[in-house]
Parts: sequence; structure tokens; C1' cells
RNA sequence: AAGGCAGGUUAGACGGUCGCCCCAUUUGGGGAGGAAAGUCCGAGCUUUCAAGGGCAGGGUGCCUCGUAACACGAGGGGUCCGUAAGGACACGGAAAGCGCCACAGAAAACAAACUACCCAUCCGGGAAAAGGUGAAAAGGCGGUGUAAGAGACCACCGCAUCGAUGGAGACAUCGAUGGCACGGCAAGCCCCACCCGAAAGAAAAGCCAAAUAGAGGGAGAGAGGUUGCCCGCCUCAAUUGAUCCCCGGGUAGGCCGCUUGAGGUCGUGCGCGAGCGCGAUCCCAGAUAGAUGAUCGUCACCCGUUAGGGAACAGAACUCGGCUUACAGACCUGCCUUGAUA
RNA sequence: CGGGGCGUAGCGCAGCCUGGUAGCGCACUUGCUUGGGGUGCAAGUGGUCGGCCGUUCAAAUCGGCUCGCCCCGACCA
Repeated sequence: AAGGCAGGUUAGACGGUCGCCCCAUUUGGGGAGGAAAGUCCGAGCUUUCAAGGGCAGGGUGCCUCGUAACACGAGGGGUCCGUAAGGACACGGAAAGCGCCACAGAAAACAAACUACCCAUCCGGGAAAAGGUGAAAAGGCGGUGUAAGAGACCACCGCAUCGAUGGAGACAUCGAUGGCACGGCAAGCCCCACCCGAAAGAAAAGCCAAAUAGAGGGAGAGAGGUUGCCCGCCUCAAUUGAUCCCCGGGUAGGCCGCUUGAGGUCGUGCGCGAGCGCGAUCCCAGAUAGAUGAUCGUCACCCGUUAGGGAACAGAACUCGGCUUACAGACCUGCCUUGAUA
Repeated sequence: CGGGGCGUAGCGCAGCCUGGUAGCGCACUUGCUUGGGGUGCAAGUGGUCGGCCGUUCAAAUCGGCUCGCCCCGACCA
């Protein structure tokens, strides 16, 4: 210098004028985001149900930590990709079982034999190496051996089992044994291990207020609760009729929940790190159809000779921790490869 | 704010659970039938299965993300 890898910051600044919301009511103070979004996970908070028995259901999926918790994060292991820096991984089990593997192909999984090979006149038999099909063909490659062949036998590699060593563990390395027994799919059912009380959510929940029209029509013997289902139990009802449907009527206001919280900032100690501890300091939207805006000036960024123009994604709705998705421009840090020069 | 469903040819739908050929009706085109039109008969055209990524040999179908559309949810008697 060229090319590349990884990570981070910011989300224009200051001032004037006029407005809006909230808190204090004299001044004054505060007022959208990194994603406020999707509502995909995990919680807090609130309410209801939880006598008992059974069957279900959901989630996670290499290891160890972190955390209130998680499907999140950190560090590590393994496989694959990259010259490298680095990156990707829904990464338990297919030797418990069921199922599927179209077409092609002899055969798609208890192996089998189309062409070709060998023996044989033929009938038939041997064998599973070669061809061909396919996404995938029954350990690979080389040799010995044979009529031809074959883990039939041997070396190396792979695989399986056992053992030793190292490690906290995932796992790694080494040795011995076995002659191969085990095709793929679990983001098909399923099995295993671990975890989870269930249901609803701010239109939850609590309090206050307002309002009135059911002698209407029809179905009708079961309906409801036990918040997935069944048993069991309980309540209401069986023609003076539970319950459901249709038609019609009324009110749709206020308070609270509501923002102090696993909270922010700074310092310090521990830890490789995610994070954790201690100390100091700060209070930082709370609207309810929804406030957080408009305009002017100066400076800064981009385009343009100038005049002038542009500036992303997007906007709280009970609150947190994550993930995912969207995003203009500018800036910063560390590292790798190649080439040149010193 | 919370919950549910749908997206496949111009229109309305099936296929998805259990992965291998995308199909039905109307519409459209051509031919026959008719003096002409309609009807009828025969043949045919037309689909990136909303988009992207993944699992798999193979995806409309299975999984994830995303876009768009539709529906439901107050209380009293």
C1' cells in the first nucleotide's frame, strides 16, 4: 500500500420565541428509543382454581460457569469452512421399537444377482471383486490367496469393545482385543436425561359512581364448577322448566394499579470472561385516544460552482432481563494475509 | 393492549397432518355444432404455492425469521 477479519461509539450541538403533558403551585424541575418494534423466550406483579387418583402436556439437549430466571451470555470441547485473522453448528440416541427412502436400479436393508467373472456340454452351482443405476449400494486402499473371488488372511487407516494416563468435565492421547457385526431420516412418531403447579393477563385486580324493559319469540333434559382430559365430588334443574339461541333495552365516567427499580452514573477490589462484592452519588416520561411539538439564529456533516437541497430506522401505553428484525451518515480500536522499503 | 386464523392460476377453493405427479370449478384461447349468437361437445393456455434462511437426496407440505390481510375480546339486566 492492497485485500480481509473481529469489535465498539454516536443517533447533530448550543441558544431564543410560542405551545403541550406531569410533579411541586411564587420562582422552579422533568418529558421517547437503541431498537420504545415483533410479542419469540424468561421473570416480576395481580386475580381465580387448587380434597384425592390416573392419563396427558410443555420445554431444554456437548461440558463447566454466570444469572432472579431463560431457549440468554461467558469460557472451553468436537465437527466443518477459510492460507490466516477468524467464522458456522437445532451438537443426546438410528446395535428399544414403528414408519419412510419417489424415479432409476438386480437389490434401498433379516440382503440380493441384471450385465460381466469362474466351474460346467446343458440343467445347475460358486462368488460378491468389476460395470451400470441412484442422493445413498453393505468398511477403504494395497498385497497374499483362489477355478473366479471374498476380512478368507496380512499391513496401514477407519469402526467397535476394554483398559491406562491427563483433565473438574465435554474430551484427548496411548495400548490391547475383535475381523466388521452398525446405510440415511428423530426441524416423522418415538426413546433417554434433566426442568416446569394450572389458567388468565393492565380490557389483570381493587374501590366509587351512573343507568334500566324483559309477563317478548324459539329450542329444551340436561347444564355448570373442579381452568387440558377421565374417574370421583359439589351445585342448579327436570314442564311452576335449569340452560342455550334470536329479538330488544341500558351504562361505557372517576380513583387506584402507575412508576424507586434484579435502577442509573462514578470509584474501587475479585474473576481469563460473562459477571459479582463494597463505597459514594442521582431520581431520570407517566399520558388515557393518548403530552414529548413548531419555528428562528449560529456552528458541525453530506451533495452542489452558486442559489439551494439533504440528514436513516422509527415513536413509550404495567415493569424488567434477553433474543430477533429494521436502520442514513460519521468516527474509533485490535488483528491477519500478500507485496515493497528500511 | 391481549388472543386466533389466512396467504396456492384472473376469481373462489382442495392438496399440507402422513415430504417425491401441483389439482377442481368458473373465466380465457382454438376447433366442431348454428344462417349468426348463445348452449353443448372436444382439445388447450395459464401458478417464483406471500418473501428469505435452514433440515432433507428431495419442501406448497417440516422448522425459524419476516411481510400483508381478516376476525374476536368491556360491563349491567

This is a predicted complex of two RNAs, RNase P RNA and transfer RNA, with 419 nucleotides together.
Its mean pLDDT, the model's own confidence on a scale to 100, is 80.
Rfam match: Bacterial RNase P class A.